[in-house]
């Protein structure tokens, strides 16, 4: 420089052929259980789904460009 993977919660990831409110799991937080801690249940709270545009009635999903990490080619 060319090529091709991938980027969704603090982390690890799922999200099918575009369509109901964006989800699990570990973590946090609070309750509840216990003499107490763990552990086990029950609730919550965290998301510009890298960024910017396009298409479309509707995009995490499809199209361009950037970007950033990995791989491979010179």
């Nucleotide at each position: 420089g060319c090529u091709g993977a991938u980027g969704u919660a603090g982390c690890u990831c799922a999200g099918u052929u575009g369509g109901u409110u964006a989800g699990a799991g570990c973590g946090g937080g609070c309750g509840u259980u216990u003499c107490a801690u763990a552990a086990g249940c029950g609730c919550c709270a965290g998301g510009u789904c890298g960024c910017a545009g396009g298409u479309u009635c509707a995009a995490g999903u499809c199209c361009u460009g950037c970007c950033a990490u990995c791989a491979g080619c010179a």
Predicted 3D model of a 74-nucleotide RNA (transfer RNA) from a Minisyncoccota bacterium. It matches the Rfam family "tRNA". Rfam describes the family as follows. Transfer RNA (tRNA) molecules are approximately 80 nucleotides in length. The RNAcentral record of the sequence draws on ENA. The coordinates come from a structure-prediction model, not an experiment, and the mean pLDDT is 81.